[in-house]
RNA sequence: GAAGCCCGCCAGGCCGUCGCUGGUGCAAUCUGAGAAGACGACGCUUGCGUCGGGCCGAAAGGCCGCACUGGAGGAACGUCCGGACUGCACAGGGCAGCGUAGGAGCUAACGGCUCUCCACCGCGAGGUGAGGAUCAGAGCAACAGAGACGAGUCGGUGCCAGGGCAACCUGGCAUCGGGUGAAACGGGCAAUCUCUACGCGCAGCAAUACCAAAUAGGCCAGCGUUGAUGUGGCUCCGCGGAGCUGGCGGGUAGGUAGCACCGAGCCGCUUGGUGACAAGCGGCCCAGAGGAAUGGCGGUCACACCGGGGGCGACCCCGGUGCACAGAAUCCGGCGUAUCGGCGGGCUUCACAC
Numbered sequence: 001g002a003a004g005c006c007c008g009c010c011a012g013g014c015c016g017u018c019g020c021u022g023g024u025g026c027a028a029u030c031u032g033a034g035a036a037g038a039c040g041a042c043g044c045u046u047g048c049g050u051c052g053g054g055c056c057g058a059a060a061g062g063c064c065g066c067a068c069u070g071g072a073g074g075a076a077c078g079u080c081c082g083g084a085c086u087g088c089a090c091a092g093g094g095c096a097g098c099g100u101a102g103g104a105g106c107u108a109a110c111g112g113c114u115c116u117c118c119a120c121c122g123c124g125a126g127g128u129g130a131g132g133a134u135c136a137g138a139g140c141a142a143c144a145g146a147g148a149c150g151a152g153u154c155g156g157u158g159c160c161a162g163g164g165c166a167a168c169c170u171g172g173c174a175u176c177g178g179g180u181g182a183a184a185c186g187g188g189c190a191a192u193c194u195c196u197a198c199g200c201g202c203a204g205c206a207a208u209a210c211c212a213a214a215u216a217g218g219c220c221a222g223c224g225u226u227g228a229u230g231u232g233g234c235u236c237c238g239c240g241g242a243g244c245u246g247g248c249g250g251g252u253a254g255g256u257a258g259c260a261c262c263g264a265g266c267c268g269c270u271u272g273g274u275g276a277c278a279a280g281c282g283g284c285c286c287a288g289a290g291g292a293a294u295g296g297c298g299g300u301c302a303c304a305c306c307g308g309g310g311g312c313g314a315c316c317c318c319g320g321u322g323c324a325c326a327g328a329a330u331c332c333g334g335c336g337u338a339u340c341g342g343c344g345g346g347c348u349u350c351a352c353a354c
Base pairs, nucleotide, nucleotide: 001350002349003348004347005346006345007344008343009342010341012301013300014299015298016297017296018295020071021070022069023068024067025066026065029038030037031036039052040051041050042049043048044047053064054063055062056061073325077336078335080334081333082332083331084330085204086203087202088201097200098199099198100197101196102116103115104114105113106112117131118129119128120127121126132195133194137193138192139189140188153178154177155176156175157174158173159172160171161170162169163168208257209256210255211254218248219247220246221245222244223243230239231238232237265284266283267282268281269280270279271278272277303322304321305320306319307318308317309316310315
């Protein structure tokens, strides 16, 4: 220098402007003409900063406004696997069903990960593995070939039997060799069923728990055809004619919790371990709706590509285009898949020079 292998990281920056959404504060004033001060709330940088607004309401509170502050990802994705959590079920064992499969380990758990053995691929760094069992049983094997798991072809040799005067012919047994094919009684495939060992109860946050209107229906009590409730403004009187009132319970809309401060949490260091990982110490608090916020526009810089120009050259200037994949929805650990581009580290092979 060229070609590769493995691992880690980023996912445009800044400014202006218009927006969206979560949280906190505006509680409650007093003195003064005012400036300001007192008192208090919140925040931290602990002596500073911000604030002590409007409307509705009886209140709780709601809406608006102002100030400060938080606001997507490495995959938030697919929902494939494993858990937390919740409800139901459950004495124990077995059958069935589903899943996993070298050995040892990590982990809350796993089909994940680590180390290692073996097999295959690669010169190598490395990569891949669908790696239990075919003396329990069944099933399967394209093409070629006579024959593919109870099939037996061609040729040689030896022996025997039969026929023939003989050369030889036919049959049987044994043995050797050839042809086809991945494989020719010796086996292969378990990613076909099966067997063995181990694991698994079923459903899922639209889980589940609580609060709880209106209407209809249910149950109970009281009143009511000896005329109730209603109605004519009225307790009298009239009209009218079978319901009315109260309570309880289920349950719907709706609301609250689950649910977003504390976690299998994140970052750093040390120690142990080949490693996955574990332990200790220190620091940090990090989105959250409930039809679903996290954005739009403009400028500029960076990067890449294209075109033009300048320069011997490194490179510079101008114009244009592009700047991915994708978006939380109970949470967490994995796996798989998508991704314009860029950065860093370790290693291998080859070539050249010293």
Predicted 3D model of a 354-nucleotide RNA (Bacterial RNase P class A) from Pseudorhodoferax sp. Leaf267. Rfam family: Bacterial RNase P class A. Rfam classes the family as a ribozyme. The sequence is in RNAcentral, with records from ENA and Rfam. Lineage of the source: Bacteria > Pseudomonadati > Burkholderiales > Comamonadaceae > Pseudorhodoferax. The prediction has a mean pLDDT of 75.